[in-house]
RNA sequence: CGGGGUGUAGCGCAGCGGCAGCGCACGUGCUUUGGGAGCACGAGGUCGUGGGUUCGAAUCCCACCGCCCCGA
Repeated sequence: CGGGGUGUAGCGCAGCGGCAGCGCACGUGCUUUGGGAGCACGAGGUCGUGGGUUCGAAUCCCACCGCCCCGA
């Protein structure tokens, strides 16, 4: 320098263009002498950044940024 992949909650990941979710973790309550386990409820996201297309974008297009792989 060129090509490809990837970026979504604290962590790991889903998400046919139409309300952003699951597991773990976290908080509260029940249970327990207490803890753990279990059960119920809850909080937590400007979907990497900036533009474009569209009635409508996490999703499609472009550029840039971070990380990973391949080539030179």